[in-house]
Context: one part of a larger RNA
C1' cells in the first nucleotide's frame, strides 16, 4: 500500500414532521385621500439594538359592552409594580391624541430640513417662543378637484421577433407597451333593427348555428350573422309646434323679433300641437317607525379498572353519550381528559334586509283644415379606417378635405343599382339585472408541495449583498414530554475544549443538538504485497485466518488462462474524436381543446346522443329534467334538378359515381392539428425607461505653471537721406520661441501576465505661457449624443450602451432524454425539391384485419416453349480503323521536249487481290446466366386494406464495367456477400477476409476454417523428393543477370580411347595480293581463303610490335582410361533489395527440418452439430396440460407483458413503544425490474389486495445546487528604507511597551485643509473571527466618554452657467418651450487676535485686549436722489517691505579632552508672559502640581504673503446684491447647521490593511540658477511573516 471486518470524524442525503405556500369554492367588501391618504423618517419601554404596537396623552388615554385570576407584546432575565369577585391584563365597539416628510398646499429645498407674512399671547424695543392662518385650479356662491391603489372596463396611441419553411400584400395583432379616465362593475341599450311574403320585437352573456357563409400573394391563414335553446328582464326623458311671464330691441302701437323662465309635449297600426268631451289609480328616492340579521361572548352530553411502558389516548375487561364519531391538543393511536363540535342563546354602535308611512312623476276618447317632429345633417366625390369582407360588383358603420338635400304626398333600410313589396322613423339624452375581475376580510375545501419542493421569501426577505441608476437578488426550518440546558471535581493559559459526576426513557438527544446515507479523512484487527508491466475484472486456484460437532461456509488471494472503460456521433472509435474530478439531491414526450383519425371495451341500435341551463337533496361531486343542435339512415350532377338511381349523351347504347343497409354516444389507448408542446441553448429585432460621479465636446466661475536662455516690434541717442529709406549702439521684453522641475502625456526596452495592479513598475522619452493643465457647478442620450476622425468615446460594455418587458422570439442546427423481460426487425435506394446533413411520395420494418384452408397468386427444382443481341467471335458480312506485299487509277518528283505525246520512280496512294489484325456508340454470327409463359412436385409464403414507424451520410470485398494513370483505404454504376445491426473460432494483434449465425446451464462427444517442437490444445507421424538461401517458417517485389543445384527432352563425341589436365608439335610457298611511310596470320580491302609438307598446323582465335619479333589458340601426337559436351523445357534457390519508436517468422528457435513439394494415417480445434437438464415463442395434435415440430444474434423502429415510486378509494374490524418509516449488515426467493425474513441503529408512524391518478425510475446535457477531494503541505505571504541588544508584561514575544544604538523620507514617507467616509477619535477590558504569520497589539470585539462660535465655513444677503416656472405659445395624450419671478457658488458681500487648558475640542472653553451689527435712551448733524461705486483680461517690469531665514555683535547657561596652570578665541543652546531654579506634595511610576530667588539688546542682507504702481499687446477681458447720510456715549441683544478623527491615505475611489488615482495651502538648512540633485533639521517612519 491492496482487499475484508469493526469503530470514529466530516458531511448533510433519506425518513418522519409543518408554523408556510399553491389552486379553488361560498359569503362579504369593492375603495382610501386637503377632516391630510398610500408609503415613510424620527421618536416612544426601568434596563431596549431589532420586530410589533403606539405618537410629545407615544407597547398607550376615555366611555360602553364582554370576561374573570392572574398580569406588565415577540422575549423564558432582573428590577419595580398592577390586580385577585370586580375599574387588572385581555377581547369587541365608539371616541380622544396622532411629531416631521409625503398630493404636501405660507415660501424654498439635496424628502423627513431651512426661512417667512398676518392676528393674538408670553412681555418689554430688538430678539426668542406659543396658538391660529396664508398654495393652485373650477365655481356667482355653497362647494368640488388633485394623490394612491391588484385585476377587470372604456377611449387615444401603437410595435417587432415570429408564421408564410426566403419575402414585400398578409400574419403575429389592434397583441405587448405608452397615455387618459371611470365604476363596483364598465361598456351597450329601448329599432331610420332583424327578416322574407311568415314573422320577431332594447341591450348584455352562455350553448348552438360553424370552422359553415365568406375572405385570402384564393398562399400562410383569417372567419361571421340570422334563426334556434337558455340566463336576465324595464322602460323612459328632452328639442319643436302651441300658451304664457320677465327683460330688451324694432316700428306700423299691438304686433314682430331676441334672450331667459313656466306650462304643454315625446311618436310610426304615426304621434303631438290645435278644436270638442272627460278625468284618476298603481307607484321612485330622501326621511321616519317597527321587526329581523349582525360584535366580543355564553350554555353545551358521555369512562373507569387492569396491564406494558418514562409517559396510555395502545392492549384486555366492563360501561356510557350522540341533533355532538368535524378538528386540534394532551408525555404513543382519546366520541366520553382539555379546547371545541351539533343544537340553543345574547345583543350596543354601524350596516343590511323586509314591512308600513311618505310622495316626485304619471293616464283617456273623437275630429284632421293648418302647424311641429333634431342641418353644414343625410347623401355624393376624393383619401383612410371598422365589419367575415385585403377595393372588389361592395351594401352597412365611421370621418380628414370638398360639395350638399328633402320636410310625412317626407325620409331611411332590406349587400352595387332600379322597380314593386316589406320593415322602420336618423342627425338629442338617461336606463337596473343577467356578464368580467379579486389588492382585501371571514368561513371552508383539496387523488397540489413538504424545506434544492411549495411564493423570491415556513426563519426579522424584497432582507443581506451587487449596481451611479433603472434594476437584479440569495442562503438559512426540527434538543427534549418537560430546560430537568450538566451543581461539583479534574486536565488545560482558559469563561476554548475535554474527562468524571449529575439530569433525563434516551446525552453517539448537550443548545455545532431528531434520524444521520454517500463522497472524503482516520484508528484497530485478519489475509496479501519489495523481479513486478496491471481498463485491475473474470474463470481456475494452493496457502493462511475465522465460524461450525460435522457437512460446509466466510475473508484473503501466491500462481495460471482470457481480456483495449462508459456515453455520444459515425461507413467505421480503446481510440490520440465528444462529455463527465467524485458523491448526494434536482433535471427532459406533459397538459388543454364538442378539432381530426384508427383500434379496443361498454351502452343503445335504423337509430344514437344531449349542449348551455334548470330543479331537489346531505350543495364544486352526483342524480333527474332539458331534443336546441349534431352524426347516421341516399345518391348523382357545375347547377336547375331528378332520385335507387343519376350524370354525359340523340340514345333504351356505352361509361363514371352510387344502391344491394350500421350507426352513434361514452371511456381508454396509438397518431395528427392548434397551443412554448420533449428539455436546455443563440447572435439578433421591437418597446418603455435608466445613465455624461468614467469618458467626448461645450457653458459658467475659480486655481496652477521652480529656475535659466534667446532678444521681435516699438523707443532713446548717434550716423545717414532733399525728405524717407537705411546703418550702429543702447533700451525694450514679443513668441502656439529654446533648455528644464512641478503638472500633463505615454516614445523605447525590460519586468509583470493564476500581477502589487481587470493596463501597472523601473528605465528612457514628448509637451511644459499654451489649440496648456486642473477644481467646482451645469448642458448634450442610444440610430441618439459627442468626436483636431481612431469607428474613437458615451460608468472595466460600443459597426449602435445598460435595464425591464414582447418572451418560453425563432433555431431544417448541436447536446441530453431516467426501470425490466419477451416477439419481429430495417434503411443509407428511386422521383421531386432555393434541394443536397431537411422534406414529400414510393421502396424496405412492425401490428391488426381480410382473401383462401386450397392450390389461383409467392418461392425452389425439373422439363417444355419463347423474346433478346451481352460475353465470345468475326469482319472480301456492313460502318470505321488498320500491318506487309501485289496490282494499279490519281497526284508529287525527276528526265525528255519548241509544244504535245512520252519515260522513270526503294515518293504519296483510292479501288481491287493476298496476308495479318482492331471496335462502348461495327455485326454475317452468337452463348451461359437472367427474364416470360406452361406442366409436375415440394414449401408456406405472397397479395390487399387499415394503425405506427424508422431510413433517404453508408462502408469493405469478389465479379462485370465507366472516370482516373486498367493509380488510390479514389470515385460512380450493376450484381453477390459481409460489416452496418453479428458475438464465437482462425488470420500474432486486426468492422468487412476464411469458417460459422450466440435462448440458458454443463470440468461431455464429433467436426469446420486452421493447426499438431516449446510458449500453446493436438504428430519432433509415415513415405518419396527438393532447398543451403535461415530461402523459408501466414504479407511486398520486377525487368535483367546467373557454369547454384534437382528433373526431363533432343543432339554430338567416346575402349578404333572421347572430355579435362600434363608432355610435345603447331610448319612451308609467304612479308599471299592490294593498300600503305610501314601492313610480315592479327589497321583496312579483295579472294580460287590457294597450294605444299604433314600425325597435325587458319593466307590464321587472341595478346603483342612503328613494322617485325615474341606468347598463344584452332588442329595433331603421346600419357591417362570412361564417360564428355551442346541446346531447349522445368522445380527450388542467388543477385537486383535504401526509411524513419525496436532487430525479429507473433517469439524461442528450426536445416534428410519444426522449410518447401506430393501422398497417406491420426489427433487438436468454435457459442457450428450432438448429448444431458431447463426456459420461452409459434404451430399442430389430442383434449387441459401434456406430446411433437419449428423457432428464440440484433441498432433505428413496431408490438406484447411486467417491476418499483408518490397519492386516492374500498376491504383486510391489517401491522406498530413487547418498537413504524428511514439507515446499515446477513440469509433466502424470482428469468429480470425486484421481493421476503432477520441482527444492529432508530423512536412514530406504516403496510397488503383490487381499482384509480401521476410533478413516476438518471451516469452522461462544457447540466443546476450543496458537500468533499486532487494538485499540495506545493505556489504565495503585495515595493530590497534594515535591523540589533537590554528590560517589562504575559501561558506563550522577531513583531506589544520602555530604553540604547542602527537605517529610511525630508517640495515628504512632514504640517494644514476641501471633497468623500462616518465614530475609524480617547480611555478601560477582550483575542473566537478579522490582520495574508504569532499577537499580550490594532483602524478588530465589548463598554464608557468625546465635537461648545455674533467674528471660521454655510444659511437667515446677492447673482453666473443651468434649472423650475404664473402669463403666453405649441402638441393625439403624456408632454415640449417660455416672460415676470424663484432657485442656483466654483464668484460678490459686516466683524478676532495672542496665550493657556483636556485622555479626547478649541480663532468655539478660559484669560487678556479687540471689532461688527441690531435695538432702546440721550445728544449732535442731515433731509436732495441720484450720479457713482461695486466691476474684473494676458504678459512684462517696478515700489514697499511684515513673517521667515542668514550673517555679525551683546548677554546668559553648559562644555572647554593628554599632566599642571592661564586666559582669549571657540562649540552648542537660549535671550524674558519665556527660561532658569527647585524647598516640598501626590503618583497607577507614564506623569501631575509647585513657593522664594535670578531674569529683557540691536544691526545688516535677502525677500514669500498682503498692498500698490507702471508699461505693453489684441483675442478687448461676469452679473446682481451691497455701499453710497449718519456720528458720539451708555445699556441690552446677536439665531440655525458644521466643528471628533482619516484626509497622497490601512479610514476616500479602486472587491483587499491593494506598489494605482485624488483639488488647494505651508514647505527650514548646506550645495546650487533652482520646488533639480545629494546630505540633513523639525517631524515622521523601518513599509504585519
Nucleotide at each position: 500500500a491492496g482487499c475484508g471486518c469493526a469503530u470514529g470524524g466530516u458531511g448533510a442525503a433519506u425518513g418522519c414532521c409543518u408554523u408556510g405556500g399553491g389552486u379553488c369554492u361560498g359569503a362579504g367588501a369593492g375603495g382610501c385621500g386637503a377632516a391630510g391618504a398610500a408609503g415613510g423618517a424620527c421618536g416612544u419601554g426601568g434596563u431596549a439594538a431589532g420586530c410589533u404596537g403606539c405618537g410629545a396623552u407615544a407597547a398607550g388615554c376615555u366611555u360602553c359592552g364582554g370576561g374573570g385570576a392572574g398580569c406588565u407584546g415577540c422575549a423564558c432575565a432582573c428590577a419595580a409594580g398592577c390586580g385577585a369577585u370586580a375599574u387588572a391584563u385581555c377581547c369587541g365597539a365608539a371616541g380622544a391624541u396622532u411629531u416631521c416628510c409625503g398630493a404636501a398646499u405660507g415660501g424654498g429645498a439635496c424628502a423627513a430640513c431651512c426661512c417667512a407674512g398676518u392676528a393674538c399671547u408670553g412681555u418689554g424695543a430688538a430678539g426668542c417662543a406659543g396658538u391660529a392662518u396664508u398654495a393652485u385650479c373650477c365655481g356667482a356662491a355653497a362647494g368640488g378637484a388633485a394623490g394612491c391603489c391588484a385585476a377587470c372596463c372604456u377611449c387615444c396611441u401603437g410595435a417587432a421577433c415570429u408564421g408564410a419553411a426566403a419575402c414585400a400584400u398578409c400574419u403575429a395583432a389592434g397583441u405587448a407597451g405608452g397615455g387618459a379616465g371611470a365604476g363596483g362593475a364598465a361598456a351597450a341599450g329601448a329599432a331610420a333593427a332583424u327578416a322574407a311574403u311568415a314573422a320577431u320585437g332594447a341591450u348584455u352573456c352562455c350553448c348552438u348555428g360553424a370552422g359553415u357563409a365568406g375572405u385570402g400573394g384564393c398562399g400562410a391563414g383569417c372567419g361571421a350573422a340570422a334563426a334556434g335553446g337558455g340566463a336576465a328582464g324595464a322602460g323612459c326623458c328632452c328639442a319643436a309646434a302651441c300658451u304664457u311671464a320677465u327683460u330688451c330691441c324694432g316700428c306700423g302701437u299691438g304686433c314682430g323679433g331676441a334672450a331667459u323662465g313656466a306650462g304643454g309635449g315625446u311618436u310610426g297600426u304615426a304621434g303631438g300641437a290645435c278644436c270638442a268631451c272627460a278625468u284618476u289609480u298603481a307607484g321612485a328616492a330622501a326621511u321616519u317607525a317597527u321587526u329581523a340579521a349582525u360584535a366580543a361572548g355564553c350554555u353545551g352530553a358521555a369512562u373507569c379498572a387492569u396491564u406494558u411502558g418514562g409517559a396510555a389516548a395502545g392492549a384486555u375487561g366492563a360501561g356510557c353519550c350522540a341533533u355532538a364519531g368535524c378538528a386540534g391538543g394532551u408525555g404513543a393511536u382519546a366520541g366520553c381528559c382539555c379546547u371545541g363540535u351539533a343544537a340553543g342563546u345574547a345583543u350596543a354602535c354601524c350596516u343590511u334586509a323586509a314591512u308600513a308611512a311618505g310622495g316626485a312623476c304619471g293616464a283617456g276618447u273623437g275630429g284632421u283644415a293648418u302647424c311641429c317632429u333634431g342641418a353644414g345633417u343625410a347623401g355624393c366625390g376624393c383619401g383612410g379606417g371598422a365589419c367575415c369582407g385585403g377595393a372588389g360588383a361592395a351594401a352597412u358603420c365611421u370621418u380628414g378635405c370638398g360639395u350638399g338635400a328633402a320636410a310625412c304626398u317626407g325620409c331611411c333600410a332590406g349587400c352595387a343599382c332600379c322597380a314593386u313589396c316589406u320593415g322602420g322613423u336618423a342627425a338629442g339624452g338617461c336606463u337596473a339585472a343577467a356578464u368580467a375581475c379579486u389588492c382585501c376580510u371571514c368561513a371552508g375545501a383539496c387523488a397540489c408541495c413538504g424545506a434544492u419542493a411549495g411564493u423570491g421569501a415556513a426563519c426579522c426577505a424584497g432582507u443581506a449583498c451587487c449596481g451611479u441608476a433603472a434594476g437584479g437578488g440569495a442562503a438559512a426550518g426540527g434538543u427534549g414530554a418537560a430546560a430537568a440546558g450538566u451543581a461539583c471535581c479534574c486536565c488545560a493559559a482558559a469563561u476554548a475544549g475535554g474527562g468524571g459526576a449529575g439530569u433525563g426513557a434516551a446525552a453517539u438527544a448537550g443548545u455545532a443538538c431528531c434520524u444521520g446515507a454517500a463522497a472524503c479523512c482516520g484508528u484497530g484487527c485478519g489475509c496479501u504485497u519489495a523481479c513486478a508491466a496491471g481498463c485491475g475484472g473474470u474463470c481456475g486456484g494452493a496457502g493462511c485466518u475465522c465460524a461450525g460437532c460435522a457437512a460446509u461456509g466466510a475473508g484473503u488471494g501466491a500462481c495460471g488462462g482470457c481480456g483495449u472503460g462508459c456515453c455520444u456521433u459515425u461507413u467505421g472509435c480503446a481510440u490520440a474524436a465528444u462529455g463527465a474530478g467524485c458523491c448526494u439531491a434536482c433535471g427532459a414526450g406533459u397538459u388543454g381543446c364538442u378539432c381530426c383519425u384508427c383500434a379496443c371495451u361498454g351502452g343503445c341500435g335504423a337509430g344514437g346522443u344531449u349542449a348551455a341551463g334548470u330543479u331537489c337533496a346531505u350543495c364544486a361531486a352526483u342524480a333527474a329534467c332539458g331534443g336546441a343542435g349534431c352524426c347516421g339512415a341516399a345518391g348523382c350532377g357545375a347547377a336547375a334538378g331528378c332520385g335507387a338511381g343519376u350524370c354525359c349523351g340523340a340514345a333504351u347504347a356505352g361509361g363514371g359515381c352510387g344502391a344491394a343497409u350500421a350507426g352513434u354516444c361514452a371511456g381508454u389507448g396509438g397518431g395528427g392539428g392548434c397551443a412554448g408542446a420533449c428539455g436546455c441553448g443563440a447572435a439578433a429585432c421591437u418597446u418603455u425607461g435608466u445613465g455624461a460621479u468614467c469618458u467626448a465636446u461645450c457653458c459658467a466661475u475659480g486655481g496652477g505653471c521652480a529656475g535659466g536662455u534667446u532678444g521681435a516690434a516699438g523707443g532713446c541717442g548717434g550716423g545717414g537721406u532733399a525728405a524717407c529709406a537705411c546703418c550702429c549702439a543702447c533700451u525694450g521684453g514679443a513668441g502656439g520661441a529654446c533648455c528644464g522641475a512641478a503638472c500633463c502625456c505615454g516614445u523605447u526596452g525590460a519586468c509583470g501576465u493564476u500581477g502589487a495592479a481587470a493596463a501597472g513598475u523601473c528605465u528612457u522619452g514628448g509637451g511644459a505661457u499654451g489649440a496648456c493643465c486642473u477644481g467646482u457647478g451645469g448642458a448634450u442620450a442610444g440610430g441618439g449624443g459627442u468626436g483636431a476622425a481612431a469607428g474613437g468615446c458615451c460608468a472595466a460594455u460600443c459597426a449602435a450602451a445598460c435595464u425591464g418587458a414582447g418572451a418560453g422570439a425563432u433555431a431544417g442546427c448541436u447536446c441530453g432524454u431516467u426501470c425490466u423481460c419477451c416477439c419481429c426487425g430495417a434503411a443509407a435506394u428511386g422521383u421531386u425539391u432555393u434541394u443536397a446533413g431537411g422534406a414529400a411520395c414510393a421502396g424496405c420494418c412492425u401490428c391488426g384485419g381480410a382473401u383462401a384452408u386450397a392450390g389461383a397468386a409467392g418461392u425452389u427444382u425439373a422439363c417444355u416453349a419463347g423474346a433478346g443481341g451481352u460475353a465470345g467471335a468475326g469482319c472480301u458480312a456492313c460502318u470505321g480503323a488498320u500491318u506487309g506485299g501485289g496490282c494499279u487509277a490519281g497526284g508529287g518528283g525527276g528526265c525528255u521536249u519548241c509544244a504535245c505525246c512520252g519515260c522513270c520512280u526503294a515518293c504519296c496512294a483510292a479501288a481491287c487481290c493476298c496476308u495479318g489484325a482492331c471496335a462502348a456508340a461495327c455485326u454475317c454470327c452468337g452463348a451461359a446466366u437472367g427474364c416470360u409463359a406452361g406442366u409436375a412436385a415440394a414449401u408456406a409464403u405472397c397479395u390487399c386494406c387499415g394503425g405506427g414507424a424508422g431510413u433517404g451520410a453508408g462502408g469493405c470485398u469478389g465479379c462485370g464495367g465507366g472516370c482516373g494513370c486498367u493509380a488510390a483505404g479514389g470515385u460512380c454504376c450493376g450484381u453477390g456477400g459481409c460489416c452496418g445491426a453479428g458475438a464465437g473460432g482462425g488470420a500474432a494483434a486486426u468492422a468487412a477476409c476464411c469458417c460459422a449465425g450466440a435462448u440458458u446451464a454443463g470440468c461431455a462427444a464429433c467436426u469446420a476454417a486452421g493447426g499438431u517442437c516449446c510458449c500453446u490444445a493436438a504428430u519432433a507421424c509415415a513415405u518419396a523428393g527438393u532447398u543451403a538461401a535461415g530461402u523459408u517458417g501466414a504479407u511486398c517485389a520486377a525487368a535483367c543477370g546467373c557454369g547454384g543445384u534437382g528433373g526431363g527432352a533432343u543432339u554430338u563425341c567416346a575402349a578404333u580411347a572421347a572430355c579435362a589436365g600434363c608432355c610435345a608439335g603447331g610448319a612451308u610457298g609467304u612479308u599471299u595480293g592490294c593498300u600503305u611511310g610501314g601492313a610480315a596470320g592479327c589497321a583496312g580491302c579483295c579472294a580460287u581463303u590457294c597450294a605444299u609438307u604433314u600425325a597435325a598446323a587458319g593466307a590464321g582465335u587472341g595478346c603483342g610490335u612503328a613494322a617485325c619479333a615474341g606468347c598463344u589458340c584452332a588442329c595433331u601426337g603421346g600419357u591417362c582410361g570412361a564417360g564428355a559436351g551442346a541446346u531447349c523445357c522445368u522445380g527450388c534457390a542467388c543477385g537486383g533489395a535504401a526509411a524513419a519508436u525496436a532487430a525479429u517468422c507473433g517469439g524461442g528457435c528450426a536445416u534428410c527440418a519444426a522449410a518447401c513439394u506430393a501422398u497417406g494415417a491420426a489427433c487438436c480445434g468454435a457459442a457450428g452439430u450432438u448429448c444431458u437438464a431447463a426456459a420461452a415463442u409459434u404451430g399442430u395434435a389430442c383434449a387441459u396440460g401434456u406430446a411433437c415440430a419449428a423457432u428464440u444474434g440484433g441498432u433505428a423502429g413496431g408490438g406484447g407483458a411486467g417491476c418499483a415510486u408518490u397519492g386516492a378509494a374500498a376491504u383486510c374490524u391489517g401491522c406498530g413503544u413487547a418498537g413504524a418509516a428511514g439507515g446499515u449488515g446477513a440469509u433466502g426467493g424470482g428469468u429480470u425490474a425486484c421481493c421476503a425474513u432477520u441482527g444492529c441503529u432508530g423512536g412514530a408512524g406504516c403496510g397488503a389486495u383490487u381499482u384509480c391518478a401521476a410533478a413516476c425510475g438518471a451516469a452522461a446535457a462544457u447540466g443546476u445546487a450543496g458537500g468533499c477531494a486532487u494538485a499540495a503541505g506545493u505556489a504565495a505571504c503585495g515595493a530590497u528604507a534594515a535591523a540589533a541588544g537590554g528590560a517589562g508584561u504575559g501561558a506563550a514575544a522577531a513583531a506589544c511597551u520602555c530604553c540604547u544604538u542602527c537605517g529610511c523620507c525630508g517640495a515628504a514617507a512632514g504640517u494644514c485643509u476641501a471633497a468623500g467616509g462616518g465614530u475609524u477619535c480617547c480611555u478601560g477590558a477582550u483575542c473566537a473571527a478579522c490582520g495574508u504569520u504569532a499577537a499580550u497589539c490594532g483602524g478588530a470585539u465589548c463598554a464608557g466618554g468625546g465635537u461648545u462660535a455674533g467674528u471660521c465655513u454655510g444659511g437667515u444677503c446677492c447673482u453666473u452657467a443651468g434649472g423650475a416656472a404664473a402669463a403666453c405659445c405649441c402638441g393625439a395624450a403624456a408632454g415640449g418651450g417660455g416672460u415676470a419671478u424663484c432657485u442656483g457658488a466654483u464668484g460678490g458681500a459686516a466683524a478676532g487676535c495672542u496665550g493657556g487648558u483636556u485622555a479626547a475640542u478649541a480663532u468655539u472653553c478660559c484669560a487678556g485686549c479687540a471689532c461688527c451689527u441690531g435695538c432702546u435712551a440721550u445728544g449732535c448733524a442731515a433731509u436732495g436722489a441720484a450720479a457713482g461705486u461695486g466691476a474684473c483680461g494676458g504678459a512684462g517690469c517696478g515700489c514697499c517691505g511684515u513673517g521667515g531665514u542668514u550673517a555679525c555683535u551683546a548677554c546668559g547657561u553648559a562644555c572647554g579632552g593628554a599632566c599642571g596652570g592661564a586666559a582669549g578665541u571657540g562649540u552648542a543652546c537660549g535671550u524674558u508672559g519665556a527660561g532658569u531654579g527647585g524647598a516640598g506634595u501626590c503618583u497607577u511610576c507614564g506623569g501631575a502640581c509647585g513657593a522664594a530667588g535670578c531674569g529683557a539688546a540691536g544691526u545688516a542682507a535677502u525677500a514669500a504673503a498682503a498692498g500698490u504702481g507702471c508699461u505693453u499687446c489684441c483675442a478687448a477681458g461676469a452679473a446682481a446684491a451691497g455701499c453710497g447720510a449718519g456720528c458720539a456715549u451708555a445699556g441690552c441683544g446677536g439665531c440655525c447647521a458644521g466643528u471628533a478623527c482619516c484626509g497622497c491615505a490601512a479610514a476616500c475611489c479602486g472587491a483587499c490593511a491593494c506598489a494605482g488615482g485624488u483639488a488647494g495651502a505651508c514647505g527650514g538648512g548646506a550645495u546650487g540658477a533652482g520646488u533639480a540633485u545629494u546630505c540633513u533639521a523639525a517631524g515622521g517612519c523601518g513599509c504585519u511573516c
Molecule: large-subunit ribosomal RNA, half A
Organism: Limnovirga soli